Small-subunit ribosomal RNA, 5' domain from an uncultured Gammaproteobacteria bacterium, 528 nucleotides, folded computationally. Rfam family: Bacterial small subunit ribosomal RNA.

[in-house]
Context: one part of a larger RNA
RNA sequence: GAUUGAACGCUGGCGGUAUGCUUAACACAUGCAAGUCGAACGGUAACAUAGAGAGCUUGCUCUCUGAUGACGAGUGGCGGACGGGUGAGUAACGCGUGGGAAUCUACCCAUUAGUCGGGGACAACCUGGUGAAAACCAGGCUAAUACCGGAUGUGGUCUACGGACUAAAGGAGGGGAUCUUCGGACCUUCCGCUAAUGGAUGAGCCCGCGUUAGAUUAGCUAGAUGGUGGGGUAAUGGCCUACCAUGGCGACGAUCUAUAGCUGGUCUGAGAGGACGAUCAGCCACACUGGGACUGAGACACGGCCCAGACUCCUACGGGAGGCAGCAGUGGGGAAUAUUGGACAAUGGGCGCAAGCCUGAUCCAGCAAUACCGCGUGUGUGAAGAAGGCCUGAGGGUUGUAAAGCACUUUCAAUUGUGAAGAAAAGUUGUCGGUUAAUACCCGACAGCCUUGACGUUAACUUUAGAAGAAGCACCGGCUAACUCCGUGCCAGCAGCCGCGGUAAUACGGAGGGUGCGAGCGUUAAUC
Numbered sequence: 001g002a003u004u005g006a007a008c009g010c011u012g013g014c015g016g017u018a019u020g021c022u023u024a025a026c027a028c029a030u031g032c033a034a035g036u037c038g039a040a041c042g043g044u045a046a047c048a049u050a051g052a053g054a055g056c057u058u059g060c061u062c063u064c065u066g067a068u069g070a071c072g073a074g075u076g077g078c079g080g081a082c083g084g085g086u087g088a089g090u091a092a093c094g095c096g097u098g099g100g101a102a103u104c105u106a107c108c109c110a111u112u113a114g115u116c117g118g119g120g121a122c123a124a125c126c127u128g129g130u131g132a133a134a135a136c137c138a139g140g141c142u143a144a145u146a147c148c149g150g151a152u153g154u155g156g157u158c159u160a161c162g163g164a165c166u167a168a169a170g171g172a173g174g175g176g177a178u179c180u181u182c183g184g185a186c187c188u189u190c191c192g193c194u195a196a197u198g199g200a201u202g203a204g205c206c207c208g209c210g211u212u213a214g215a216u217u218a219g220c221u222a223g224a225u226g227g228u229g230g231g232g233u234a235a236u237g238g239c240c241u242a243c244c245a246u247g248g249c250g251a252c253g254a255u256c257u258a259u260a261g262c263u264g265g266u267c268u269g270a271g272a273g274g275a276c277g278a279u280c281a282g283c284c285a286c287a288c289u290g291g292g293a294c295u296g297a298g299a300c301a302c303g304g305c306c307c308a309g310a311c312u313c314c315u316a317c318g319g320g321a322g323g324c325a326g327c328a329g330u331g332g333g334g335a336a337u338a339u340u341g342g343a344c345a346a347u348g349g350g351c352g353c354a355a356g357c358c359u360g361a362u363c364c365a366g367c368a369a370u371a372c373c374g375c376g377u378g379u380g381u382g383a384a385g386a387a388g389g390c391c392u393g394a395g396g397g398u399u400g401u402a403a404a405g406c407a408c409u410u411u412c413a414a415u416u417g418u419g420a421a422g423a424a425a426a427g428u429u430g431u432c433g434g435u436u437a438a439u440a441c442c443c444g445a446c447a448g449c450c451u452u453g454a455c456g457u458u459a460a461c462u463u464u465a466g467a468a469g470a471a472g473c474a475c476c477g478g479c480u481a482a483c484u485c486c487g488u489g490c491c492a493g494c495a496g497c498c499g500c501g502g503u504a505a506u507a508c509g510g511a512g513g514g515u516g517c518g519a520g521c522g523u524u525a526a527u528c
Base pairs, nucleotide, nucleotide: 001528002527003526004525006524007523008522009521010520013375014374015373016372017371018370019368020367021333026331027330028329030328031327032326035078036077037076040075041074043071044070047069048068049067050065051064052063053062054061055060085286086285087284094211095210096209097208098207099206100205103203104202108199109198110197111196112195113194114193115192116150118148119147125140126139127138128137129136130135155166156165157164158163170191171190172189173188174187175186178185179184212258213257214256219249220248221247224246225245226244227243228242229241230240231239261283262282263281264280265276266275267274268273288309289308290307291306292305311322312321313320314319339365341364342363343362347361348359349358350357351356378408379407380406381405388399389398390397391396412469414464417461418460422455427449428448429447430446431445432444433443434442472517473516474515475514476513477498478497479496483512484511485510486509487508493500494499
């Protein structure tokens, strides 16, 4: 000099853009953060509509009907493995980079083939019971895209080439003939379902090289190193196991100890290098501590389960409940770090045919000069060089064109009104095209119409008024830009280094004046 996720002191007008627990991976009250689908299903607790009935105050109350819109709880599907947080652990194939072969991949895309015909249950519900509660037990009824046989086998897997094994589910919209038990069959469109192949995406695994310090850590190792057989996995492999062999690593630093998430990058520097790894992005690890598996395409799963432990809470003492390193917020620690805010309008995600619902992701707003950038606090004129202050050789000098006065301007803030863009979709009407037996339905394109904004009293423009509302901080002995007076008298004090102060202190304290930077300025800490 540059820099910072900074803090402290004094001061503080506005805006934009960023950033904001670096410490206790300490403990957490409260609310929210993952749901959705009735176009899978049996149903109907609540709400609304319609119909019927009763009461009757004549427009209300009650009852019934799942009939309609819908829908609590339940069965079922998909999603809760993403998104969000943190950096404790980890010196490791963890990360970075470049390769590799023995693998899986829900949803998505393309292609091929199918989607036939049956069965028995279990919730919900009803009945009964236990318990303080959490919850649980027994009996009975029932549906499905839940579950299980059978058929078929395009295919796929295994094969001793004889063969063996192996699927599926329906739902919604529309309809001219034909049939009809008037439900539908049947046709058709869409969404599904099953088997398989290829792709895309994502993931698992292996290897070369690189990746902090210590030798005041020199030897380390028994599933340890390799082989064979077997098991296990989606898959290779001591991954596991039985037997056999005795290997394997190490001064090119094994082992041990300490420290640490890694990277793109950030800061500094002319560079080489050094230091760091907040925000943003990629990867990894973790979710009160330790262990374990279940489900699933995917987890050994932050807001799932089981066991053990510590802690907190409830209890009728028998037994139960919990996990903010999600967003806010609280206590504590600390020099120190924000609101228990708004909205799903946009972007993205989950579910759904869709409408839509959910989304503390996200977008916004609030707080903080925490940082960077921009703007303002007026402009011109004005010598009687006013008054006052300070100094003085007492003449004067300086503050100083500074002020007043005169003439102007009105950014920003205040005030009045106007008012973009962030919005494209979706919906609806029409036309055309595709599909189809079809002018239904459905899908696509185009045109018209109708709306959807948290921010938001938005940005921007404009009206009105008036210099009106807006300057401080540090320093002035040398380094280092900037000097005099008074007070003090080795005292009080200053100080980054040299040093200053013991009666004329440009170095302490105050004043006047000056210098530097400026909504900041200094100090402290840290890095180059």